The RNA shown here (transfer RNA) has 71 nucleotides and comes from an Anaerolineales bacterium.
The organism belongs to Anaerolineales, within Bacteria.
The RNAcentral record of the sequence draws on ENA.
Rfam family: tRNA. By type it is a transfer RNA.
[in-house]
RNA sequence: CCUCCCAUAGCUCAAUGGUAGAGCGCGCUCCUUAUAAGGGCGUGACGGUGGUUCAACUCCAUCUGGGAGGA
Numbered sequence: 001c002c003u004c005c006c007a008u009a010g011c012u013c014a015a016u017g018g019u020a021g022a023g024c025g026c027g028c029u030c031c032u033u034a035u036a037a038g039g040g041c042g043u044g045a046c047g048g049u050g051g052u053u054c055a056a057c058u059c060c061a062u063c064u065g066g067g068a069g070g071a
Base pairs, nucleotide, nucleotide: 001070002069003068004067005066006065007064010024011023012022013021018054025043026042027041028040029039030038047063048062049061050060051059
């Protein structure tokens, strides 16, 4: 320098253009003499900008960060 992949909750990951979810975590609570385990409720996210569309996490361009390959 060129090509490709990835970016969603504190962490690990889903979501075929039509209401953003799960597990773990965290908070409160039930249970227990107490703890653990278990039950209930809650918490919290689409990397930035622009475009396409009635509608974008999803499609397109670009930037940023990370990774792989080639020279």